[in-house]
RNA sequence: GGCUCUGUAGUUCAAUGGAUAGAAUAUAAGUUUCCGGAACUUAGGAUGCAGGUUCGAUUCCUGCCAGGGCUACCA
Numbered sequence: 001g002g003c004u005c006u007g008u009a010g011u012u013c014a015a016u017g018g019a020u021a022g023a024a025u026a027u028a029a030g031u032u033u034c035c036g037g038a039a040c041u042u043a044g045g046a047u048g049c050a051g052g053u054u055c056g057a058u059u060c061c062u063g064c065c066a067g068g069g070c071u072a073c074c075a
Stems, first nucleotide, its partner, number of pairs: 001071007010025004018055001027043005048064005
């Protein structure tokens, strides 16, 4: 350099064209407890970047960025 896969919450994963982007875990607050843990309730938190298609994009297309895998040539 070529091909290919991945990028969503602090972390691990869903959502594959349509309703307010969800779950677990973590974090914070509260209830409980002598205190802590556990349990229960609540809260905050995310689509890598820029364009395009579409009435509508996490999803489809293009480019770029980052990471993984395979691989050729030259030296």
This is a predicted structure of a 75-nucleotide RNA (transfer RNA) from a Cyclobacteriaceae bacterium. Lineage of the source: Bacteria > Pseudomonadati > Bacteroidota > Cytophagia > Cyclobacteriaceae. The prediction has a mean pLDDT of 80. Its Rfam family is "tRNA". The family's RNA type in Rfam is transfer RNA. Rfam describes the family as follows. Transfer RNA (tRNA) molecules are approximately 80 nucleotides in length.